[in-house]
């Protein structure tokens, strides 16, 4: 110094303000909240596989599935990952 890990912390895509239905509160319009259905995302997190390794096994991705998660803005979640660190750790 690098590399990993961990943390802090700019950035952070997508893709229905969908349709009933029931319960509260409400003069009305309408609001919360529950679950039903159809459509759609894909970057929590899962599960499959490819190359690549290889005797076989495991591993194994930003790729494929959509269990979960998520679909108006806003928040919140988000891989990732500039920049950092009176942090660990390996290697030179």
């Nucleotide at each position: 110094u690098c590399g990993c890990a961990c943390u802090g912390c700019a950035g952070g895509a997508g893709a229905g303000c969908g349709g009933g239905c029931g319960u509260u509160c409400g003069u009305c319009a309408g609001a919360a909240c529950g679950g039903c259905c159809c459509a759609c995302c894909g970057a929590a997190g899962g599960c499959g596989c490819a190359a690549a390794c290889u005797c076989c096994c495991a591993u194994g991705a930003a790729c494929g599935c959509u269990c979960a998660g998520g679909u108006a803005a806003a928040c919140c979640g988000c891989a990732c990952g500039c920049c950092g660190g009176u942090u660990g750790u390996g290697u030179a």

Predicted 3D model of a 92-nucleotide RNA (Glycine riboswitch aptamer). Rfam family: Glycine riboswitch aptamer. Rfam links the family to the GO term glycine biosynthetic process. Its mean pLDDT, the model's own confidence on a scale to 100, is 82.